The RNA shown here (small-subunit ribosomal RNA) has 1470 nucleotides and comes from an uncultured prokaryote. Rfam family: Bacterial small subunit ribosomal RNA. Gene Ontology terms of the family: structural constituent of ribosome and ribosome. Model confidence (mean pLDDT): 83 of 100. The sequence is in RNAcentral, with records from ENA.

[in-house]
RNA sequence: GGCAGGCCUAACACAUGCAAGUCGAACGGUAACAUUUCUAAGCUUGCUUAGAAGAUGACGAGUGGCGGACGGGUGAGUAAUACUUUGGGAUUUGCCUUUGUGUGGGGGGUGACUAUUGGAAACGAUAGCUAAUACCGCAUAACGUCUUCGGACCAAAGGCAAAGGAGGCUUUCGGGCUCUCGCGCAAAGAGAAACCUAAGCGAGAUUAGCUUGUUGGUGAGGUAAAGGCUCACCAAGGCGACGAUCUCUAGCUGUUCUGAGAGGAAGAUCAGCCACACUGGGACUGAGACACGGCCCAGACUCCUACGGGAGGCAGCAGUGGGGAAUAUUGCACAAUGGGGGAAACCCUGAUGCAGCCAUGCCGCGUGUGUGAAGAAGGCCUUCGGGUCGUAAAGCACUUUCAGUUGUGAGGAAAGCAUAAUGGUUAAUCCCCGUUAUCUGUGACGUUAGCAACAGAAGAAGGACCGGCUAACUCCGUGCCAGCAGCCGCGGUAAUACGGAGGGUCCGAGCGUUAUUCGGAAUUACUGGGCGUAAAGGGUGCGUAGGUGGUUAUAUAAGUCAGGUGUGAAAUCCCAGAGCUCAACUUUGGAAUUGCGCUUGAAACUGUAUAACUAGAGUUUUGUAGAGGGUGGUGGAAUUUCCAGAGUAGCAGUGAAAUGCGUAGAUAUCGGAAGGAACACCAGUGGCGAAGGCGGCCACCUGGACAAAAACUGACACUGAGGCACGAAAGCGUGGGUAGCAAACAGGAUUAGAUACCCUGGUAGUCCACGCCGUAAACGAUGAGAACUAGACGUUGGGGGGGUAACCCUUUAGUGUCGAAGCUAACGCGUUAAGUUCUCCGCCUGGGGAGUACGGCCGCAAGGCUAAAACUCAAAGGAAUUGACGGGGGCCCGCACAAGCGGUGGAGCAUGUGGUUUAAUUCGAUGCAACGCGAAGAACCUUACCUACUCUUGACAUCCUUGGAAUCUUGUAGAGAUACGAGAGUGCCUUCGGGAACCAAGUGACAGGUGCUGCAUGGCUGUCGUCAGCUCGUGUUGUGAAAUGUUGGGUUAAGUCCCGUAACGAGCGCAACCCUUGUCCUUAUUUGCCAGCACGUAAUGGUGGGAACUUUAAGGAGACUGCCGGUGAUAAACCGGAGGAAGGUGGGGACGACGUCAAGUCAUCAUGGCCCUUAUGAGUAGGGCUACACACGUGCUACAAUGGCCGGUACAGAGGGCAGCAAGACCGCGAGGUGGAGCAAAUCCCAGAAAGCUGGUCGUAGUCCGGAUUGGAGUCUGUAAUUCGACUCCAUGAAGUCGGAAUCGCUAGUAAUCGCGAAUUAGAAUGUCGCGGUGAAUACGUUCCCGGGCCUUGUACACACCGCCCGUCACACCAUGGGAGUGGAUUGCACCAGAAGUAGGUAGCUUAACCUUCGGGAGGGCGCUUACCACGGUGUGCUUCAUGACUGGGGUGAAGUCGUAACAAGGUAG
Repeated sequence: GGCAGGCCUAACACAUGCAAGUCGAACGGUAACAUUUCUAAGCUUGCUUAGAAGAUGACGAGUGGCGGACGGGUGAGUAAUACUUUGGGAUUUGCCUUUGUGUGGGGGGUGACUAUUGGAAACGAUAGCUAAUACCGCAUAACGUCUUCGGACCAAAGGCAAAGGAGGCUUUCGGGCUCUCGCGCAAAGAGAAACCUAAGCGAGAUUAGCUUGUUGGUGAGGUAAAGGCUCACCAAGGCGACGAUCUCUAGCUGUUCUGAGAGGAAGAUCAGCCACACUGGGACUGAGACACGGCCCAGACUCCUACGGGAGGCAGCAGUGGGGAAUAUUGCACAAUGGGGGAAACCCUGAUGCAGCCAUGCCGCGUGUGUGAAGAAGGCCUUCGGGUCGUAAAGCACUUUCAGUUGUGAGGAAAGCAUAAUGGUUAAUCCCCGUUAUCUGUGACGUUAGCAACAGAAGAAGGACCGGCUAACUCCGUGCCAGCAGCCGCGGUAAUACGGAGGGUCCGAGCGUUAUUCGGAAUUACUGGGCGUAAAGGGUGCGUAGGUGGUUAUAUAAGUCAGGUGUGAAAUCCCAGAGCUCAACUUUGGAAUUGCGCUUGAAACUGUAUAACUAGAGUUUUGUAGAGGGUGGUGGAAUUUCCAGAGUAGCAGUGAAAUGCGUAGAUAUCGGAAGGAACACCAGUGGCGAAGGCGGCCACCUGGACAAAAACUGACACUGAGGCACGAAAGCGUGGGUAGCAAACAGGAUUAGAUACCCUGGUAGUCCACGCCGUAAACGAUGAGAACUAGACGUUGGGGGGGUAACCCUUUAGUGUCGAAGCUAACGCGUUAAGUUCUCCGCCUGGGGAGUACGGCCGCAAGGCUAAAACUCAAAGGAAUUGACGGGGGCCCGCACAAGCGGUGGAGCAUGUGGUUUAAUUCGAUGCAACGCGAAGAACCUUACCUACUCUUGACAUCCUUGGAAUCUUGUAGAGAUACGAGAGUGCCUUCGGGAACCAAGUGACAGGUGCUGCAUGGCUGUCGUCAGCUCGUGUUGUGAAAUGUUGGGUUAAGUCCCGUAACGAGCGCAACCCUUGUCCUUAUUUGCCAGCACGUAAUGGUGGGAACUUUAAGGAGACUGCCGGUGAUAAACCGGAGGAAGGUGGGGACGACGUCAAGUCAUCAUGGCCCUUAUGAGUAGGGCUACACACGUGCUACAAUGGCCGGUACAGAGGGCAGCAAGACCGCGAGGUGGAGCAAAUCCCAGAAAGCUGGUCGUAGUCCGGAUUGGAGUCUGUAAUUCGACUCCAUGAAGUCGGAAUCGCUAGUAAUCGCGAAUUAGAAUGUCGCGGUGAAUACGUUCCCGGGCCUUGUACACACCGCCCGUCACACCAUGGGAGUGGAUUGCACCAGAAGUAGGUAGCUUAACCUUCGGGAGGGCGCUUACCACGGUGUGCUUCAUGACUGGGGUGAAGUCGUAACAAGGUAG
């Protein structure tokens, strides 16, 4: 820019303007305007003013005609008087068309107007004049009715006076002729309208019965017309489960959207029909209305008023208010198309044509094009190298669509007037009409479309999104906050999900959001679903309606199929063209409109009719089996009670007890009696029955099934909505009965509680008769019937055949197990189908709310049947899988228990932790797996904490600049760090430029942090657990998750090995390889050793020498179930034995699979992020980590005689030592001191081992036990010992007499016990790590506790039992039921009432036309009255909405309370 669309809500109320008028060619006329004429005046030659004249153009108001019933709006009502499609006959029709015919002759009024008058107005009243295409008679014709078909009868209607109007010609002015428009009648057409019929067209059965003019008939009335449309009479019908009536909702259709289609949803624009016009009622006029811009009445509302009375109806176009999420201008024009009027010109037309507003939709176009790498600047990111925005921009070159300016410029225009020619008309001309030509001339849009010129990249890009679905990713901020979100979900300090930025993606003058509809959804399944366990088979049968139905033949033609034909409006959709530059759009033609009607044919199938048949079904006969049902009898065992005997102290009961019974004689035992209920064995996945269900035996009555043969009926069948009947247990009513059992209840136990589980009692009930109830996990969780589709093995009842002894073969009707094909989500089903098909019924459509509420039906009640919604959640559920778990099962192991030994828990002390305290008591570790742990060692330091005093490029690193060697000595102040001074000292390399190290000052980058986060991390570690497991490849099985392998039978310490096996192999683990120890050999021989030889000593490997032994340290050997016997599958292996130093992994160590615990550690270290930067960094001094009502852990020492103390005496191993270990000697009671040989160590030293052995003493005591605590005196280390070290001596001499509940370690050189050494330190072990000495007991065994492994089972668990989860109560919120009621709405019935109006009646009043005998009559009007009836009122019901104190349950909520009901055997199976 083009094309379209634009109050979906309040049919809510409306200011203002406009939307229906026109005709003077019907009429009387003349209020206004104009022309003309006349008169008068001013005055002057033509004007002005005033008056007159309907004469003309015209025309207000009026009479009259036509039109206001169309056009335009809206969708309230209406579920059928509507609509759609198809038919029908008993009708009407103005204007239009055609045909025929007529249009003659009269009359009386009335409006306008005039006068008087009422009223505020609206509007009237009275008297008078006048006209018509207004009104009224008469004549004539036709229609109609009847008919003897010749006609007759009744009765209109209309139109004239100046000629019905206009025009023309003519006239003797009387008229005549002609033309045209009208008018009447009749007939026909077209178009329009009315009526009737059939089918179709929403929901609800928690609406099942409705109807009295109702259904039909006869007659009459009424209508344009059929008809109960209305009335009188008669009959008693009519509608309804194929859904009447009632309630709710709704204008219908062509079509529109969606969909592959079938369908589903909608009914905007455009078109057809209907309905409505403020609400309700009513008629009038008219061809047509019961009338949007007409009338009357009633009501509500608004306005005017002089208060007496009046006016109004936008759901026409604009517009206003209101409502709402939301929808436009109080525009232009009749130029075109159409409509009304008119003869026409014309007039009117908010119909319509256009314009305005709105990105509301569809379509088209532009916002530039090419080139351009220094890959500019800038932004963002970064691994700091770079990347990206990006040829993007700038720059250079070019173009000008669109917008802008200027100009030019179609088409929409056909008509009409006038003139001329010609045809028709006429006797003829004219008029008039038609055709042709010429002239004139009509555009709202409009500054039109189009075209041309001009100038310049110039004026023109946004929106959403970027976790997945779904195309597109990074940084910063935030820190479960703010926020996002369509679903899943994101956010708790590294957010691709929030907010911003950069970048990207998708669309683009749009883009997103919201709402709605269809689709996907096979998620209501007609096409096209299901019902064993997911929602879903009725508890079972009989049977009505209905649905379905065996074989043959004939007929028919309803269904079915085919041809023809009418219709299915146009537009729309589709196809082929055409016109706008293209497209949207418009337009031409075709096809289609799957439908309905009529007609012709076909006859297979279904139906119908007729005639048959026997295979379905049934009847008859003979048998068979059976807990089938009902009634009446009858039997024994057992329980209980009672009676009697005999007998004595308990019985009963339980996990254990108690209540209870018993000395008033129980229980146990024997005999007898009573009474009720149930029927052991037989007995069986046996039988019967429709299901529920049925069990001693006998009799009677009775139903069904099955078998075998024949005969008969001849489709009689199957299913089955409603209906009827039966229907466990419990329960209810009435009356009986009651032995046992046993809800409720009582008592005893258990327990935190125990209104339970257990025990002792015990009433209803259980039993019988009669009557209700009508439900169950009424289950095979599997409706009934029929047919077809492999088998195998049992069993019950029959039949046949063979053999006849067992038995075998076969056939039926049942009842079971397994299983093929097939089916199933899987589990499973599988001729007894859950397979393949057919017929019929019932039922389902996410979970909860809820099988509940309300309503209805049934019931005595309990309750049953039928059966929702609000609200809420994103799941609920099935089957199977892998784990985990179980107060499930099986197998196995471990100092796990048991058997033993010794401890802890009690005391004192040491040490660690908690707690408390404090300025600080630094931090971490917290069940096992923190707590003598980090810490192999806090007086200062360490040290991280506190107080105080100081420093700020810093105590430490790198770079830069300047200066200086470094360094050493020293003074003053200070707690010190530090500050201010003094003195000494001039180094190393050099290519002579300088350089390296060090020190000081300065500047900024930076340093620094034991600050936070172990839930951001690396690394390291703990733990299950040195448990035997954890996996993979290929193959196979399964839709899949997964399984198999890895399970099974054995065996092992072991997934160790063997065998079997749809598995075959492999990997990480186990074992072995490594170290140490135990035996031997070889080699070697000092510092170690010394048998033999020699020397020497008081004595000693002290010396020569030796290499045998021991030892040392290198290398070897050895042990492998190798050998034998037995067991076992002949295997693996186990048991026993031999040999051997050692025997079955010889003992010990190192070694720790996949993983678990967000286990521990940011304080070893490293490290992301965050935080501090004159401080959370650094220095110094002092203090603290050592506190102390208390609690816990780990230890030491003890409580004593297997001992303490004193004396004597013997035997180790492994270590350490130079800022060190230190001998001999001397001093000290001692710690230790003095001094220092030797030793960097198989040489020297620490270093005396202790328990032991031996002699003595103590004599069971708070001791000659025990040693805490305290006083005094000392030693050592170290600047320093006060807070706060260790040790020594003297003195002191606490608790404690073997430890409650509970709990720990240990299976052999082990426990226990004894001492020794080392690391760490200047010093400081009862701790830790190591070393040797002495040296036991016990293990039946796996029931139990704990932990673990494998298999199996259950599961509602899967952050996996420390799981899940239920109910009450309390609190908050939400929706809902009941509720004394209250307030509305619709509606039924009964009654009152009765406006306007119509119809009927009419005694009152009144009246121009016609008739009249002139009196009056006919007819009309007003009034009154009757009938119908709107509004309104009263009473009483139904339905529905809102609300209601209180109340019931329901749902949802954060970590509330009480218990623990369910899931495992859930701890009492549910």